Transfer RNA from an Elusimicrobiota bacterium, 72 nucleotides, folded computationally.
Taxonomically the source falls in Elusimicrobiota (Bacteria, Pseudomonadati).
Rfam family: tRNA. It is annotated as a transfer RNA.
RNA sequence: GCGCCCGUGGUGAAAUGGAUAUCACAUGAGCCUCCGAAGCUUAUAUUGCAGGUUCAAUUCCUGUCGGGCGCA
Repeated sequence: GCGCCCGUGGUGAAAUGGAUAUCACAUGAGCCUCCGAAGCUUAUAUUGCAGGUUCAAUUCCUGUCGGGCGCA
């Protein structure tokens, strides 16, 4: 330099055009308890960035940034 794959809450993942982006752990609050742990309820928080296509984009397209693999 070229090609391919990945990037989603604090962490790990799901969702491949459609509905409020879902789950687990973590965190805050509450219930329970003499106190805590466990358990239960509830809340907060997410699509790397910038454009484009579309009625609608996590998903498709372009560029860019970061990571991984391969070729030279």